[in-house]
Context: one part of a larger RNA
Molecule: small-subunit ribosomal RNA, 5' domain
Organism: uncultured bacterium
RNA sequence: GGAUGAACGCUAGCGGCAUGCCUAACACAUGCAAGUCGUACGAAAUUAUUUUAGUGGCGGACGGGUGAGUAACGCGUGAGGAUCUACCUUUAGGAAAGGAAUACAAAUAAUUAAAUCCUUAUAUGCUUAACGGUGAAAAAAGAAAUUUGCCUAAAGAUGAACUCGCGUCUGAUUAGUUAGUUGGUGGGGUAAUAGCUUACCAAGACGAUGAUCAGUAGCUGGUUUGAGAGGAUGAUCAGCCACAUUGGAACUGAGACACGGUCCAAACUCCUACGGGAGGCAGCAGUGGGGAAUUUUCUGCAAUGGGCGCAAGCCUGACAGAGCAAUGCCGCGUGAGGGAUGACGGCCUUUGGGUUGUAAACCUCUUUUUUCAAGGAGGAAGUUCUGACGUGUACUUGAAGAAUAAGCAUCGGCUAACUCCGUGCCAGCAGCCGCGGUAAGACGGGGGAUGCAAGUGUUAUCC
Numbered sequence: 001g002g003a004u005g006a007a008c009g010c011u012a013g014c015g016g017c018a019u020g021c022c023u024a025a026c027a028c029a030u031g032c033a034a035g036u037c038g039u040a041c042g043a044a045a046u047u048a049u050u051u052u053a054g055u056g057g058c059g060g061a062c063g064g065g066u067g068a069g070u071a072a073c074g075c076g077u078g079a080g081g082a083u084c085u086a087c088c089u090u091u092a093g094g095a096a097a098g099g100a101a102u103a104c105a106a107a108u109a110a111u112u113a114a115a116u117c118c119u120u121a122u123a124u125g126c127u128u129a130a131c132g133g134u135g136a137a138a139a140a141a142g143a144a145a146u147u148u149g150c151c152u153a154a155a156g157a158u159g160a161a162c163u164c165g166c167g168u169c170u171g172a173u174u175a176g177u178u179a180g181u182u183g184g185u186g187g188g189g190u191a192a193u194a195g196c197u198u199a200c201c202a203a204g205a206c207g208a209u210g211a212u213c214a215g216u217a218g219c220u221g222g223u224u225u226g227a228g229a230g231g232a233u234g235a236u237c238a239g240c241c242a243c244a245u246u247g248g249a250a251c252u253g254a255g256a257c258a259c260g261g262u263c264c265a266a267a268c269u270c271c272u273a274c275g276g277g278a279g280g281c282a283g284c285a286g287u288g289g290g291g292a293a294u295u296u297u298c299u300g301c302a303a304u305g306g307g308c309g310c311a312a313g314c315c316u317g318a319c320a321g322a323g324c325a326a327u328g329c330c331g332c333g334u335g336a337g338g339g340a341u342g343a344c345g346g347c348c349u350u351u352g353g354g355u356u357g358u359a360a361a362c363c364u365c366u367u368u369u370u371u372c373a374a375g376g377a378g379g380a381a382g383u384u385c386u387g388a389c390g391u392g393u394a395c396u397u398g399a400a401g402a403a404u405a406a407g408c409a410u411c412g413g414c415u416a417a418c419u420c421c422g423u424g425c426c427a428g429c430a431g432c433c434g435c436g437g438u439a440a441g442a443c444g445g446g447g448g449a450u451g452c453a454a455g456u457g458u459u460a461u462c463c
Stems, first nucleotide, its partner, number of pairs: 001463004006459005013332006019325002021290001026288003030285003035058003040055002043052003065243003074168007083160002088156007096120005125134003139148003169215003176206003181203008218240004222233004245266005268279004296322001298321003304318001305316004335365004345356004370400006379389001407452005412433003418447005428435002
């Protein structure tokens, strides 16, 4: 000098665009944040087309948050073969026969539906050298045409799983580590390879090119500094990973071992009729606490995107916006021209004057900004309708009137900027050198000056 998610002091006019718990992954009152479908189903109520709980389907594995853990195939980059993939696209074929359970608002019994469930048959499928074995389906709307669905196979697309090469912090005051450990065979298991698991067999495997252990840490694109090499860093935005009070487990499903699902255990909080129950903000707001420190319990689904639905539409604290904060960057303004008797006042003075200073007053002008009034978009895609922002925003025009708007730090040298008074090694200053003990350009105040400017200084951290 540059930089910051900054904080603190003093000060403060406006706009645009960004950013805003870095600390306690501490505890959380309240509200909202994931539903939707009556064109799957039978009911109930109301009544004559609606509403509702339940069964069923699809979605709650996305989106949103956080960085605790993790030094690891976690991430980055490049490669690989032994895999799965709902919805979507393309192609081909098909939907036969029979039966059953159960829900419908405290409990019990009876009854009952379906695109729910079960059995049989069949096959281009899978498996087998072959014989053989295995093994699917569902309807709905419409007057109809037809449309939307259902099953199987193949291909695509997308997403995901796995393996490997290389790269990825510090410590040797951590030198040995390892028994499912390293490899093989048989069985099991997975979507799939594999000690993934199990029985047996062999005794291997890793390590000074740093194993193991310990500490620290999410990784990257990037950001910042630097001429570069390099150093530091990983907020916002984007990709990946991990987590969801702590620990463990599976179920469902195409996909989870699942933030707003289930079960078990633990800690904590709450309710209780003491028998037993309920909960999980590292979603958006908000509260307490911690802290130098970080915002509203706001508006809207108008746009973009997502879920469901044939659709109308419903839901969406994603998102779009508004609010708060000079937290940052950028832009604008606080007037312009003239004006000397160089006024008054202040300060200094050698008492002549100098300086503040064209600064003011005063004259002429302008209206960015401000206030008021009038007009008034675009964002809407979809000939109609639809705008939260916004009781007309941005913008335009008119009127009024210099009107509404300047501070902070420094002035011994480094380092731009000097004098007076006070103080008297005191009070104090200070980044370093150092100032202060009676004439202090270094302390405190006044005047003046210098720097930057809606900011300016200090502190912290990085280069």